[in-house]
RNA sequence: UACUUAUCAAGAGAGACGGAGGGACAGGGCCCUGUGAAGUCCGGCAACCGGCUGAAAAGCAUCGGUGCCAAUUCCCCCGAAUUUUAAUUUCGGAAGAUGAGAU
Numbered sequence: 001u002a003c004u005u006a007u008c009a010a011g012a013g014a015g016a017c018g019g020a021g022g023g024a025c026a027g028g029g030c031c032c033u034g035u036g037a038a039g040u041c042c043g044g045c046a047a048c049c050g051g052c053u054g055a056a057a058a059g060c061a062u063c064g065g066u067g068c069c070a071a072u073u074c075c076c077c078c079g080a081a082u083u084u085u086a087a088u089u090u091c092g093g094a095a096g097a098u099g100a101g102a103u
Stems, first nucleotide, its partner, number of pairs: 003101006013042001015041003021032003027076003043069003048065003051060003073095001077093005
């Protein structure tokens, strides 16, 4: 890098350092940010894998492996339904993120 599969409407600090940027990529929109961005540490959330309880269904979070901690995966793309068209809404797909597996 590509493959399979599950999930993606919930949840998570008014802490320390740090200093200007950030919201996946390109473009557009819309936002967050000096009442301080990214990043690091601490803290927390969750429970996918391991673990523990259980006959199972299911549950727990004391420990390990990830992950995550503004806004639906912030919105936009394609198709279908709805609509005179557009918009809106719903469903599906694509793309993406994360876990587990396989190569």